[in-house]
Context: one part of a larger RNA
RNA sequence: CUGGGCGUAAAGCGCGCGUAGGCGGUUAGAUAAGUCUGAUGUGAAAGCCCUGGGCUUAACCUGGGAAUGGCAUUGGAUACUGUUUAACUAGAGUGCAGGAGAGGAGAGUGGAAUUCUCGGUGUAGCGGUGAAAUGCGUAGAUAUCGGGAGGAACACCAGUGGCGAAAGGCGGCUCUCUGGACUGACACUGACGCUGAGUGCGAAAGCGCGGGUAGCAAACAGGAUUAGAUACCCUGGUAGUCCGCGCCGUAAACGAUGAGAACUAGCCGUUGGGAGUCGAGUACUUUUAGUGGCGCAGCUAACGCGAUAAGUUCUCCGCCUGGGGAGUACGGCCGCAAGGUUAAAACUC
Numbered sequence: 001c002u003g004g005g006c007g008u009a010a011a012g013c014g015c016g017c018g019u020a021g022g023c024g025g026u027u028a029g030a031u032a033a034g035u036c037u038g039a040u041g042u043g044a045a046a047g048c049c050c051u052g053g054g055c056u057u058a059a060c061c062u063g064g065g066a067a068u069g070g071c072a073u074u075g076g077a078u079a080c081u082g083u084u085u086a087a088c089u090a091g092a093g094u095g096c097a098g099g100a101g102a103g104g105a106g107a108g109u110g111g112a113a114u115u116c117u118c119g120g121u122g123u124a125g126c127g128g129u130g131a132a133a134u135g136c137g138u139a140g141a142u143a144u145c146g147g148g149a150g151g152a153a154c155a156c157c158a159g160u161g162g163c164g165a166a167a168g169g170c171g172g173c174u175c176u177c178u179g180g181a182c183u184g185a186c187a188c189u190g191a192c193g194c195u196g197a198g199u200g201c202g203a204a205a206g207c208g209c210g211g212g213u214a215g216c217a218a219a220c221a222g223g224a225u226u227a228g229a230u231a232c233c234c235u236g237g238u239a240g241u242c243c244g245c246g247c248c249g250u251a252a253a254c255g256a257u258g259a260g261a262a263c264u265a266g267c268c269g270u271u272g273g274g275a276g277u278c279g280a281g282u283a284c285u286u287u288u289a290g291u292g293g294c295g296c297a298g299c300u301a302a303c304g305c306g307a308u309a310a311g312u313u314c315u316c317c318g319c320c321u322g323g324g325g326a327g328u329a330c331g332g333c334c335g336c337a338a339g340g341u342u343a344a345a346a347c348u349c
Stems, first nucleotide, its partner, number of pairs: 004320003007303002012317001014201004021195003025088007033081002035077008049065006091192001092189004096184003103178007110154001115149007125136002162170002206247006215241002220236004258316006266294012278281001298305002322349003331342004
């Protein structure tokens, strides 16, 4: 390099936007670069191969032929690819009108609960566990009623549900600003497309500065348990969890399944929209965009997947090549640090 692969055996970048590059819809014309075909020149000789000849054969020598990845010039072909001209509307997009939605940002606001605090009632316990103890309580706790403060999270609705270009993710209510998808009929642009070094986003934990701190709770302390118990259980409790700004850039970032396009039996749900039918409804039929459960063919080592494919094909990117050493060392880049990213070898089985 060819070849084989990537749901679970090694292997899909966590995810978008996007430059170069790669690939690219329909019709007609031009061109003839790729492509195909002919001719000419060249492709030294020797060698290899074929076929003759000469040494008695052979090795060896020698005649002729063939072959020589190809390259150049030139004549032609025009289906496909390219280039170019003109046109098209099925891809892509724009306009108009709609209904749906925890999509994003900011501001405001509500009730339940926990805790604390003040006051009332009230008295000896409360709390906790397998059982206890530490702890709290006669300085009046727990319980209960009323007032107040503050922070965080939003019960029921709630769903196999919805939204998000995509992933991370998004859930009380109201207002303001704002993105996208979907549906319908018509009009418009006329291939404007797909994929993609780079760049941006990116849970939790963690870091810096400044706030905040009700509950929970690494660390830590005490009580238990135990042979021990640096744990599991209990009582406390600080970072943190929350807010603003700035970093970090990783996760079993999972559908362990890259993106886009086309095609390939059915059945049953569910969400949003459209059309139609009737007896006008929580109905039925149909269509479209999602989202689930089965299942034919096919695929698969099996499990299973099965129009949301792991089926049948095409385009582009990423990645894999025995286990350990090791996602480590060294070096580079990034980071305040923690560390991240890129990424070996010796040796060993």
This is a predicted structure of a 349-nucleotide part of an RNA (small-subunit ribosomal RNA, central domain) from an uncultured bacterium. Its mean pLDDT, the model's own confidence on a scale to 100, is 83.